[in-house]
C1' cells in the first nucleotide's frame, strides 16, 4: 500500500437454555398453493298487488315476487407493472347518484308482464305453456330542454305516498365532493442489448367518447425515437416513511396513512351517476364437487379455520355499548368495518424475586509455598417490611336522557406470611474477567489470528471471576466502522493504475475591455409541500413505554417583485494567447532516382604443397580430382568502418556512404497583417519495431527449423561443422513489444551552479567575456515522497480536459460481438479458492558475486592411515541376557584412572516385604560386638551350640540418652521415563577478534552513526581523519613454568683451593661453583640508520643470555548448535510399591558369516642377532636432594648378504610363575616347540613449521592381578615454506536476494489417485418471446332480414318500430411452420 476480520445500532425474525407480574404494540416475509364448515350486504309494507296468520272487526303481523336505493364503499393481497404507474408542481376539452342553493313542472287514458291459479318437462339446477292482474315499463298531447348565424325537417320529461306534516319525482343555473384526461421534472441494473418503429410520425375528412387525442377509419406526405442510451433483457408495486450514519450518503417500503393494480387463468360486454364489477353476468381453459350420465354447481389475495409449503407467524371467541357505513320518515334491521377479549417473552417500557444488623471470618467446596488464602456478611442467627402474586370486601369513567361486549375489569379498603418468583453467556489477544484436574494433533474449539503432539489461563469438568438480566446467547439480514467507489473525501515513476503515437468530431473548459439582457446565481413576498412519524415545549395514564395539544420542520416544486459582481447570451472594440508575412539558420526528418569504395562469398587463370579449419580439448567438415595460403581478372547481393559525441532530427515507431529532385516540421531576428481564430478530446481516422502471412522478384553474408560432431547421467541446450524459411525489393495484410522516462496533454508560477547543440545582441575581433531565445545532460535549495528518489525537461505550487485503478489466484482466460487469409488481436466475466499477494527500506544469513586479510587451509617437505596379523571401540547379527549412554567435524583406546566374583545397572533361578538405608510412635531387652563347632541349603538364609565381653549420664525414678529386637502406619527405595520441563558441568565455532552500552546526532520507523574510511598490527593493536564523544565485556598486560644475572640461605646438596683417607665428598673444612628455593634485576622499538604523512608502525644494525608477543601454559567475550549428560550430583512432573524396591548363586557385558574408526607390530641391511657400551628427567616409595625403583636409541666390534630369510611374529601344543575364595566360560608373564599373513599397500585420507616432525626408552594414576590406552618425562634430532590461483574454515568492507527454521533455505513442472467448480460437446427437455398462416367461442359494431311481431298510426291494404335468423370484419383460447433468447440434463473431453 492493500484485502480479510472484530467491537456499535436495528429487526414482522428463527433456533438453544431459562422463564414471576403488568402496560402498550406486533403476529404467513414461504405456495397470487388448494380449500371442508360458519359468518362477512343488505334494507324499504310510508311504491305495488297477492298469499298466509291473528283480530276486540277498528285493523294488525309475516313475507316469496315486482319495484326503489345500496351491492363501484368498507375489507384483502402485491401476481402484474420500469409505466404519466407513483411522487411533486402545473393545465383545459370534461362528467358527477346521494348533499346545499336557485328556477320550472308534477294531468288523463290505454297495453303488456311476474307473483297467484291450472297443466306439464327434469335426478337436480331449473324451466315450458295457458288464463287473468298491480306497480314498474311502454305510449299520446301540452310544455320545458337540447342542436343552430338564420331557416327548415326531426327527436324528446315527470310518481306519487301518508299519520296532512312533510318526504319524494321531473327540468334548469350555481356550489360542494369524488372522478376521467394532458404536461414539466424525478423514479433499478445490463452496451457481452446499437439501432428501433407501418397506425408507425404528421395532416385532411369522417367515426367514437362525458371529454382532448391515430382512440378508430379512408386518403395524402415520409416522417418519429436514439450515445443526455432508443429498442431489448433482467429485476421491482410507488410514496409519506423506517433503519443506519457526524453529515453527505447507503439499505429498505411489515404494522399506520395516500395512490395504483389484481380478485381461479384468459377474453368480453351488460346494468348503472359511477364497473368492464372480490362474495354480478356470458364464453373459453385448468381444477374440484353432485349426477338417475341426459346434465349441472363452484371460486377465502373478507373474518375465523383446514391441508400443504416452510426455520417460522394466533381463536372455527364476544358485541354492535362506542366510532363509522348501507337502507328506511322512523322505530329499527344489517355490518368478521370496528370495539373488545383469547394465544405467543415477538418487541418496547415498568416492577419484583426482600431490607438492616450479623466474624468463631462456622461447615462444606476450591487452591496452597501446608503457614494460609478464597467463596465471604455471603450463610446460619436476630430485628423488620409486604411492592407484585394470593384471599376477602367495595367498585368506576368510557353515555350530558335510555342503551356497557369489555367486566365484577381498572382502582380503593382489609388480611396472612420472607412467604410463590433467576437465569444465560463469557474469562489466549482483539475484549472486562484465572487457577486446578482430565485429555494428549485424540476428543474437541474457532468471528480473525489461531489453540490441542504429557505441566493447555484457548478442548471437557470444577472452584473463582466478568457481563447482561426475565432474559441471555447463536444464526440470518441491513447500515456503520470502510477515506475499502473518495460530491463532502482517494489515487496512477517502483505498491493496482497514463491508451504505443498523432490528427480531429461531439462534448467540457477558455484572454482584455464597454454596453445590454437576465440562463445559472442572490434577496423579499405568495401558493403548495395531506395526516401520522422525527425534533422542541406543554399536558394525561402513580413513572416510563404509550397517548393528546401547540410549535417548529418537511432542506422540494410553482409563481411574483427586485439586484447585476461572477457565469451564460446578444452587440461592439483591443492585442499580451494563437496564426500569417519578410529576412536568416541547423539537422542520420521523409520519398524517389542515380552512384562509390572496403570487406565476405563464388567463378576463371597463375604460383605452390599437404595439410586446412575449428575448440577448453576434439571431432563432424574441406583437401593430392591440388585445398588452406598468395597473385590477377570477373560476378552478385547486402551493409555503410573512421568521422561519432548522455551530439542532431522526428509525434511515436525510428533515422547514419555520396549526389540530385520533390517534400514535412523546427529555431532566431524584424514587428507589417488577422483579431481569441485557443486547450483538451469519448467515438472516429491515420501512423506504428521485430516476428509472421499473401503474390512476384532477389538471395552474398548471417541464420529459427533441421542434420551431423562434441559435452553430459541424459543434453531435444550452451560449443563446433553445415543448412532451409527468413533477413533484401515491390505491392497488400497483421497492429502487437520492458512500444519505458515503467512518468498523458496544455498553460502559469517557484534559488542556483556547471557541461553541450542551434541562432541573435553587446564589448572593435573566427579567440575570449557578458547577455538573450530554443533544445539536450549532470549536481543541487525550497518543496514533495511510504521510502527510494524528483527537483524550471518536477514526481513542487495551481487551473482545464482525456485515459485508467479498487486484495491475490482463476485470467487478460471462457462465452458472445467486432477485426483478420491465417497466426491471432480487441472488448471482457463468473463459479471456485486463499488470508494474504505486493512496494520501498533495515538487520542478518547465504552466493559455483567482488575487494582486502588470516590459519599446517593449499603449496613445498617429512612421517603415517587405507592392504597384513593382532589389540581396542562401534555398527550389525546372535543371545535367556549379550545393561545403558555417546552419532558428521564436535560418537567410535569415548563415560571405563583398568567387567574372572564384586563392580553390574542385564538374564535365569531362589529368597525378603516398614524393607539394605533415614525420621517419628508403641512394646520388650541392656546391650552391641568378636570368635568356635554342628546341621539343611548353590548361597542368601534358617536352626542349634560354646567362649570372650557387661554402655553413658543420673535428682537413683526404666528418669534421660544410646544401642538392638518385635509391631503399626506415615514412609523408605527406584542406574524407571522425560537432557524437548530444569540447575550445575562440558563440547564446539575459537584464543577467532569480535560483542555491546550511555549521551549526542541522523532517520516517520526498523535502525544507523560510534565499530565505516587512509595506514598499521597477532589483535576493534595503535595512529590519522570523521557528528560523534566516552565507556564496558573480549585482545594485550597482570599469574605460572622456562632461558641470563645478582642477592639471601648452605643440609641429606656441591668440592675450586687446604689437610686427612680404607680412595667412596668418605672425613675435617669451605659455601667459590653446580644445584635447590625465596627475593630482586633484565627487554622498553630504549639507541642508530632508512622508510612512512613530521604519526602509528615496518626494515636493517649495534649492544645483549634473550629483540620486536623470546618459548610454553593457565586464562575461552556476546552468543550458536532445543549440542551432550535425569546412569556423577541436584531437581519439577509422571510411573512402580509382596515390586520397576532389597538380597544371593550362576551366567552375561569377553558371543561372531561381516563392515568401520583408533592403535601396536611388521614387511627388513639407515636392518636383525650377539657382545661391549655410557649419559637423563619427571615421578613414586609416610621423609630434604641421602638410599631404593631404573634406561633405550645412539656409538664400537663381530656375524648375517636379499631369501618369505638369522625378516616377521600371529596361531597352536606343552610345561611353569604370580595375584586372588576362585583364572572353565574370561587374567598377565616366562621356557621349549610351532612359524600364518605380510616383499611398503587402490580410490581416498591424516599429523607436523624447531628443540618441532621423526625416532628411543622411562615414570605415574587407578589396581589383588591385568595396557599396544591415557597422562607426563627426558635422549637423539631433521627437511621445507616460491607463494595465496585453487580446496577447507574464519575475519572486515561491499553487492544481489522471492532466504529469516536463514541455501540442509525457498521453490517449478510432469505423473498417479480422490474430490470440487467451470468451458466445449452428438444431442435432448422445458420456459419466455417474435414472425407468417389456419381456426374463430362469447360479445358489442356494420349489413341483411324473403321468416316473424303485443301496445302506436291506419283508408284495415298496410305503415312506423322491432325480433329471431343469416352474412361481414375485429378478437380470446387452440393449431402448424420457422426464428431469437434463457435455463436443465448429456457419453466424452479441456486447462
Nucleotide at each position: 500500500u492493500g484485502g480479510c476480520u472484530c467491537a456499535g445500532a436495528a429487526c414482522g425474525a428463527a433456533c438453544g437454555c431459562u422463564g414471576g407480574c403488568g402496560g402498550c404494540a406486533g403476529g404467513c416475509u414461504u405456495a397470487a398453493c388448494a380449500c371442508a364448515u360458519g359468518c362477512a350486504a343488505g334494507u324499504c309494507g310510508a311504491g305495488c298487488g297477492a298469499a298466509g296468520g291473528c283480530u276486540u272487526c277498528g285493523g294488525c303481523c309475516u313475507u316469496a315476487g315486482c319495484g326503489g336505493c345500496g351491492g363501484a364503499c368498507g375489507g384483502g393481497u402485491g401476481a402484474g407493472u420500469a409505466a404519466c404507474g407513483c411522487g411533486u408542481g402545473g393545465g383545459a376539452a370534461u362528467a358527477u347518484g346521494c348533499c346545499c342553493u336557485u328556477c320550472u313542472c308534477u294531468a288523463c287514458g290505454g297495453a303488456a308482464u311476474a307473483g297467484c291459479c291450472u297443466c306439464g318437462g327434469g335426478a337436480a339446477a331449473c324451466u315450458g305453456a295457458g288464463a287473468g292482474u298491480a306497480u314498474c315499463u311502454u305510449u299520446g298531447g301540452a310544455g320545458a330542454c337540447a342542436u343552430u348565424g338564420g331557416g327548415g325537417a326531426g327527436g324528446c320529461a315527470a310518481a306519487g305516498a301518508u299519520u296532512u306534516a312533510u318526504c319524494g319525482c321531473c327540468u334548469u343555473g350555481g356550489g360542494a365532493u369524488c372522478g376521467g384526461c394532458c404536461c414539466g421534472c424525478g423514479u433499478u441494473g445490463g452496451a457481452u442489448u446499437a439501432g428501433g418503429u407501418a397506425g408507425u410520425u404528421g395532416g385532411u375528412g369522417g367515426g367514437g367518447u362525458a371529454a382532448u387525442g391515430g382512440c378508430c377509419u379512408a386518403c395524402c406526405a415520409a416522417g418519429c425515437c436514439u450515445a443526455c442510451g432508443a429498442u431489448c433483457c433482467a429485476u421491482a408495486g410507488c410514496u409519506g416513511g423506517u433503519u443506519u450514519g457526524a453529515g453527505a450518503g447507503g439499505a429498505u417500503g411489515a404494522u399506520c396513512a395516500g395512490c395504483c393494480a389484481c380478485a381461479c387463468u384468459g377474453g368480453g360486454a351488460c346494468u348503472g351517476a359511477g364497473a368492464c364489477a372480490c362474495g354480478g353476468c356470458c364464453c373459453a381453459g385448468a381444477c374440484u364437487c353432485c349426477u338417475a350420465c341426459g346434465g349441472g354447481a363452484g371460486g377465502c389475495a373478507g373474518c375465523a379455520g383446514u391441508g400443504g409449503g416452510g426455520a417460522a407467524u394466533c381463536u372455527u371467541g364476544g358485541a354492535c355499548a362506542a366510532u363509522g357505513g348501507g337502507g328506511g320518515c322512523a322505530a329499527c334491521c344489517c355490518u368478521g368495518a370496528u370495539c373488545c377479549a383469547g394465544c405467543c417473552a415477538u418487541g418496547c417500557c415498568g416492577c419484583g424475586u426482600g431490607a438492616g444488623c450479623g466474624a468463631u471470618g462456622a461447615a462444606g467446596g476450591c487452591c496452597u509455598u501446608a503457614g494460609g488464602g478464597u467463596u465471604g456478611u455471603a450463610a446460619a442467627g436476630c430485628u423488620c417490611u409486604u411492592u407484585c402474586a394470593c384471599c376477602g370486601g367495595u367498585g368506576a369513567a368510557g353515555a350530558u336522557a335510555a342503551u356497557g361486549a369489555c367486566g365484577g375489569u381498572a382502582g380503593c379498603c382489609g388480611g396472612a406470611g420472607a412467604a410463590g418468583a433467576a437465569g444465560c453467556c463469557c474469562c489466549g489477544g482483539c475484549u472486562a474477567a484465572c487457577u486446578c484436574c482430565g485429555u494428549g494433533c485424540c476428543a474437541g474449539c474457532a468471528g480473525c489470528c489461531g489453540c490441542g503432539g504429557u505441566a493447555a489461563u484457548a478442548c471437557g469438568g470444577a472452584g473463582g471471576g466478568g457481563g447482561c438480566u426475565a432474559g441471555c446467547g447463536u444464526u440470518g439480514u441491513u447500515c456503520g466502522g470502510a477515506a475499502u467507489c473518495a460530491c463532502u473525501g482517494g489515487g496512477c515513476g517502483u505498491a493496482a493504475a497514463g491508451c504505443g503515437c498523432g490528427c480531429g468530431u461531439a462534448g467540457g473548459c477558455g484572454g482584455g475591455u464597454u454596453c445590454u439582457u437576465a440562463u445559472g446565481u442572490c434577496a423579499g413576498g405568495g401558493g403548495u409541500g395531506a395526516a401520522a412519524u422525527c425534533c422542541c415545549g406543554a399536558g394525561g395514564c402513580u413513572c416510563a413505554a404509550c397517548c393528546u395539544c401547540g410549535g417548529a420542520a418537511c432542506u422540494g416544486c410553482c409563481u411574483u417583485u427586485g439586484a447585476a459582481a461572477c457565469u451564460g447570451a446578444g452587440a461592439g472594440c483591443c492585442u499580451a494567447g494563437a496564426g500569417u508575412c519578410c529576412g536568416g539558420g541547423a539537422g542520420a526528418g521523409g520519398u524517389g532516382a542515380g552512384u562509390g569504395g572496403a570487406a565476405c562469398u563464388c567463378c576463371u587463370a597463375g604460383u605452390g604443397u599437404a595439410g586446412a579449419g575449428g575448440u577448453g580439448a576434439a571431432a563432424u567438415u574441406c583437401g593430392u580430382a591440388g585445398a588452406u595460403a598468395u597473385u590477377a581478372g570477373g560476378a552478385a547481393g547486402a551493409a555503410c568502418a573512421c568521422c561519432a559525441g548522455u551530439g542532431g532530427c522526428g509525434a511515436a515507431g525510428g533515422c547514419g556512404g555520396c549526389u540530385c529532385a520533390c517534400u514535412g516540421g523546427c529555431c532566431c531576428g524584424g514587428u507589417a497583417c488577422u483579431g481569441a481564430c485557443g486547450c483538451u478530446g469519448a467515438g472516429g481516422c491515420g501512423c506504428g519495431a521485430a516476428a509472421g502471412c499473401g503474390u512476384g522478384g532477389g538471395g552474398a553474408g548471417c541464420a529459427a527449423a533441421c542434420a551431423g560432431g562434441a559435452u553430459u547421467a541424459g543434453a531435444u541446450a550452451c560449443c563446433c561443422u553445415g543448412g532451409u524459411a527468413g533477413u533484401c525489393c515491390a505491392c497488400g495484410c497483421c497492429g502487437u513489444a520492458a512500444a519505458c522516462g515503467a512518468u498523458g496533454g496544455a498553460u502559469g508560477c517557484u534559488a542556483g551552479c556547471u557541461g553541450u547543440c542551434g541562432g541573435g545582441c553587446a564589448g572593435u575581433a573566427u579567440a575570449c567575456u557578458g547577455u538573450u531565445c530554443g533544445g539536450u545532460g549532470g549536481c543541487g535549495c525550497a518543496g514533495u515522497u511510504a521510502a527510494c528518489g524528483c527537483a524550471u525537461u518536477a514526481a513542487g505550487c495551481a487551473u482545464c480536459c482525456c485515459g485508467c485503478c479498487u486484495g491475490g489466484g482463476g485470467a487478460g482466460u471462457a462465452c458472445g460481438g467486432c477485426c483478420g487469409c491465417a497466426a491471432g488481436g480487441u472488448u471482457a466475466a463468473a463459479a471456485c479458492u486463499c488470508a494474504a499477494a505486493g512496494g520501498a527500506a533495515u538487520u542478518g544469513a547465504c552466493g559455483g558475486g567482488g575487494g582486502c586479510c588470516c590459519g599446517c587451509a593449499c603449496a613445498a617437505g617429512c612421517g603415517g592411515u587405507g592392504g597384513a596379523g593382532c589389540a581396542u571401540g562401534u555398527g550389525g547379527u546372535u543371545u535367556a541376557a549379550u545393561u545403558c549412554g555417546a552419532a558428521g567435524c564436535a560418537a567410535c583406546g569415548c563415560g571405563c584412572a583398568g567387567a574372572a566374583c564384586c563392580u553390574u545397572a542385564c538374564c535365569a533361578a531362589c529368597c525378603c516385604u516398614u524393607g539394605a538405608c533415614a525420621u517419628c510412635c508403641c512394646g520388650a531387652u541392656c546391650g552391641c560386638g568378636g570368635a568356635u563347632u554342628c546341621c539343611a541349603g548353590a548361597g542368601a538364609u534358617g536352626g542349634a551350640u560354646u567362649c570372650c565381653u557387661u554402655c553413658a549420664g543420673u535428682u537413683c525414678g526404666g528418669c534421660u540418652g544410646g544401642a538392638c529386637c518385635g509391631g503399626u502406619g506415615a514412609c523408605a527405595g527406584g542406574u524407571g521415563c522425560u537432557g524437548c520441563a530444569u540447575g550445575g558441568c562440558u563440547g564446539u565455532c575459537g584464543u577467532c577478534a569480535g560483542c555491546u552500552c550511555g549521551u549526542g546526532u541522523c532517520g516517520u520507523g526498523a535502525g544507523a552513526u560510534g565499530u565505516u574510511g587512509g595506514g598499521u598490527u597477532a589483535a576493534g593493536u595503535c595512529c590519522c581523519g570523521c557528528a560523534a564523544c566516552g565507556a564496558g565485556c573480549g585482545c594485550a598486560a597482570c599469574c605460572c613454568c622456562u632461558a641470563c644475572c645478582u642477592u639471601u640461605a648452605g643440609u641429606u646438596g656441591c668440592c675450586a683451593g687446604c689437610g686427612g683417607u680404607c680412595c667412596g665428598g668418605c672425613c675435617g673444612g669451605g659455601c667459590a661453583c653446580u644445584c635447590u628455593a625465596g627475593a630482586g634485576g633484565a627487554a622498553c622499538u630504549g639507541c642508530c640508520g632508512g622508510u612512512g604523512a613530521c604519526a602509528a608502525g615496518c626494515c636493517g644494525g649495534a649492544g645483549g643470555a634473550a629483540g620486536g608477543c623470546g618459548g610454553g601454559g593457565a586464562u575461552g567475550a556476546c552468543g550458536u548448535c532445543a549440542a551432550g549428560u535425569c546412569c556423577u550430583c541436584a531437581u519439577g512432573g509422571c510411573c512402580c510399591u509382596u515390586a520397576c524396591g532389597g538380597g544371593u548363586u550362576g551366567g552375561g557385558c569377553u558371543a561372531c558369516a561381516c563392515a568401520c574408526g583408533u592403535g601396536c607390530u611388521a614387511c627388513a641391511a639407515u636392518g636383525g642377532c650377539a657382545g661391549u657400551g655410557a649419559c637423563a628427567a619427571u615421578g613414586g616409595g609416610u621423609u630434604a636432594a641421602u638410599c631404593c625403583c631404573a634406561a633405550a636409541a645412539a656409538a664400537c666390534u663381530g656375524u648375517c648378504u636379499c631369501a618369505g630369510u638369522u625378516c616377521g611374529g600371529a596361531u597352536u601344543g606343552u610345561c611353569g610363575u604370580c595375584u586372588g575364595c576362585a583364572a572353565c566360560u574370561c587374567g598377565a608373564c616366562g621356557g621349549c616347540a610351532u612359524g600364518a599373513a605380510g616383499u611398503c599397500g587402490g580410490a581416498a585420507u591424516c599429523g607436523c613449521u624447531a628443540g618441532u616432525a621423526a625416532u628411543c626408552g622411562c615414570g605415574u594414576a587407578a589396581c589383588a592381578g591385568c595396557a599396544u590406552g591415557a597422562c607426563g618425562c627426558g635422549g637423539u634430532g631433521a627437511a621445507u615454506a616460491c607463494g595465496u590461483u585453487c580446496c577447507c574454515g574464519g575475519g572486515c568492507c561491499u553487492u544481489g536476494u522471492a532466504c529469516a527454521c536463514a541455501c540442509c533455505g525457498c521453490c517449478c513442472g510432469u505423473c498417479a489417485c480422490a474430490c470440487c467448480a467451470u468451458g466445449g460437446g452428438a444431442g435432448u427437455u422445458g420456459g419466455u418471446u417474435c414472425u407468417a398462416c389456419c381456426c374463430g367461442a362469447a360479445g358489442g359494431c356494420c349489413g341483411u332480414g324473403c321468416g316473424c311481431u303485443a301496445a302506436c298510426c291506419u283508408u284495415u291494404g298496410g305503415g312506423g318500430a322491432g325480433c329471431a335468423g343469416c352474412g361481414g370484419g375485429c378478437c380470446a383460447c387452440g393449431g402448424u411452420a420457422g426464428g431469437a433468447u434463457c435455463a436443465g440434463c448429456g457419453a466424452c473431453u479441456g486447462g
The prediction has a mean pLDDT of 83. Predicted 3D model of a 1391-nucleotide RNA (small-subunit ribosomal RNA) from an uncultured prokaryote. The sequence is in RNAcentral, with records from ENA.